[in-house]
Predicted 3D model of a 105-nucleotide RNA (Glycine riboswitch aptamer) from Natribacillus halophilus. The coordinates come from a structure-prediction model, not an experiment, and the mean pLDDT is 77. The organism belongs to Natribacillus, within Bacteria. Its Rfam family is "Glycine riboswitch aptamer". Its family is annotated with glycine biosynthetic process in the Gene Ontology.
RNA sequence: UUGAUGACAGAGGGAGAGCCCGUUUUUGUUUGGCAGACUAAAACGGCGCCGAAGGAGCAAGCCCCAUCCGGUGAAUCUCUCAGGCACACGUACUUCUGUCUGACG
Numbered sequence: 001u002u003g004a005u006g007a008c009a010g011a012g013g014g015a016g017a018g019c020c021c022g023u024u025u026u027u028g029u030u031u032g033g034c035a036g037a038c039u040a041a042a043a044c045g046g047c048g049c050c051g052a053a054g055g056a057g058c059a060a061g062c063c064c065c066a067u068c069c070g071g072u073g074a075a076u077c078u079c080u081c082a083g084g085c086a087c088a089c090g091u092a093c094u095u096c097u098g099u100c101u102g103a104c105g
Stems, first nucleotide, its partner, number of pairs: 001105001006100008018047001020046007028038003048085003054081001055079003061072003
């Protein structure tokens, strides 16, 4: 000097699954007042479901061993602990820009 890889920031793209049921509390409307009814939100419980925050599991291969056992070993796969299930927010991943790092040459 080139600029692989990795990290960070900004902007953009970015899916899935019940606006389910019940109870309680609170707000508002109705009423002379209470109760009741309707309405919106929150909490709890129930059943059903989703996988692309996170988390967990494993194949081939490689290592050890005479063998068995064992170790390492990825995900958008699997599980669903967590998270989520109108809209919205957010999400793995990805594009562009910038900053840092600096492999090979």